Source information: Transfer RNA from Demequina salsinemoris, 73 nucleotides, folded computationally. It matches the Rfam family "tRNA". Rfam classes the family as a transfer RNA. Rfam describes the family as follows. Transfer RNA (tRNA) molecules are approximately 80 nucleotides in length. Lineage of the source: Bacteria > Bacillati > Actinomycetes > Micrococcales > Demequina.
C1' cells in the first nucleotide's frame, strides 16, 4: 500500500428497509430473609463509531473517514 471482517446499553451480543431499537449478565429499587446470598417483580441506562448520500422511511443499502482484528505484498 491492497483486500476482508467487526464497531448497537457498563460488559457479551441479537436486530428479512417500516411503527416507541432488544436479550443475557451487571447496576439500582422492591418482595422474600435475623442479615447476606438465591429466587421473583420492577425501573433506569442508547447522538446504533463519525460525516455525507439514496429512499416516503436507514441500525440495515451506498460513499468517505476513524478505531479494532485478520490476510496479502
Nucleotide at each position: 500500500g491492497c483486500c476482508c471482517c467487526c464497531g448497537u446499553a457498563g460488559c457479551u451480543c441479537a436486530g428479512c428497509g417500516g411503527a416507541u431499537a432488544g436479550a443475557g449478565c451487571g447496576c439500582c429499587g422492591g418482595u422474600u430473609u435475623c442479615c447476606g446470598g438465591u429466587a421473583c417483580c420492577g425501573a433506569a441506562g442508547g447522538u446504533c463509531g463519525c460525516a455525507g448520500g439514496u429512499u416516503c422511511g436507514a441500525u440495515u443499502c451506498c460513499u468517505g473517514u476513524c478505531g479494532g482484528g485478520g490476510g496479502c505484498g